[in-house]
RNA sequence: GGGCUUGUAAGCUAGCGGUAAACUGACUCGUUUACACCGAGUAUUCCGAGGUUCAACUCCUCGCAGGCCCA
Numbered sequence: 001g002g003g004c005u006u007g008u009a010a011g012c013u014a015g016c017g018g019u020a021a022a023c024u025g026a027c028u029c030g031u032u033u034a035c036a037c038c039g040a041g042u043a044u045u046c047c048g049a050g051g052u053u054c055a056a057c058u059c060c061u062c063g064c065a066g067g068c069c070c071a
Stems, first nucleotide, its partner, number of pairs: 001070007010024002013021001018054001026042005047063005
């Protein structure tokens, strides 16, 4: 330098154009003498910028970051 691939919550991971989610974690309440377990609830998310579309995590382009391969 070229090609391919991945990027979603604090962690890990679904979501193939139509409400952004599961599990773990954090916090609050209940329970307990207290802690833990358990039950109920709350908050935090689509890598960035454009484009297509009535509508984009999803499709397209460019960029950024990680990984693999070639030279």
Annotation: Predicted 3D model of a 71-nucleotide RNA (transfer RNA) from Candidatus Pacearchaeota archaeon CG_4_10_14_0_2_um_filter_05_32_18. Rfam family: tRNA. From the family's description: Transfer RNA (tRNA) molecules are approximately 80 nucleotides in length. It is annotated as a transfer RNA. RNAcentral holds the sequence, with entries from ENA. The prediction has a mean pLDDT of 80.